A computed fold for a 91-nucleotide RNA from an Acetobacteraceae bacterium, annotated as c-di-GMP-I-GGC riboswitch aptamer.
[in-house]
RNA sequence: GCUGCAAAGGGCAAACGCCCCGAAAGGGGCGGGCGCAAAGCCACGGGUUUAAAGCCGGCCGCUGCCGGUCAGGACCGCCGGGCUGCCGACC
Numbered sequence: 001g002c003u004g005c006a007a008a009g010g011g012c013a014a015a016c017g018c019c020c021c022g023a024a025a026g027g028g029g030c031g032g033g034c035g036c037a038a039a040g041c042c043a044c045g046g047g048u049u050u051a052a053a054g055c056c057g058g059c060c061g062c063u064g065c066c067g068g069u070c071a072g073g074a075c076c077g078c079c080g081g082g083c084u085g086c087c088g089a090c091c
Base pairs, nucleotide, nucleotide: 001091003088004087011036012035016031017030018029019028020027021026034077040083041082042081044080045079046078047075048074049073050072054069055068056067057066058065059064
C1' cells in the first nucleotide's frame, strides 16, 4: 500500500419497551441487541420521508376542514461522493 477468510483488545447499536423534545418525519436518555470494518464525521449528488407556514383547488354555518403542491425540516444503519481512523493474518 492492498485488504478484512486470522487473532487480540475493544467500539457502535436495529426492532421493541419506558421517559423527554418535536406539528410531523424524526431526535435525545435508559434498557435491549438485529446487525455493522468505518453502523466514525459531513445532507455534497441521487433517493426516501415529513410538510405546522406559503400558494392552488374544493367544502363551508365566521380565525375551520379536506386535497394538491412546496419553502423548509428529517434520515449518512438506502446508494454514491468527501474527510478522518483502531488492529494487522495473508499478499
NCBI's taxonomy places the organism under Bacteria, Pseudomonadati, Pseudomonadota, Alphaproteobacteria, Acetobacteraceae. Rfam family: c-di-GMP-I-GGC riboswitch aptamer. Its family is annotated with cyclic-di-GMP binding in the Gene Ontology. It was read from a public genome assembly, where an Rfam model found it.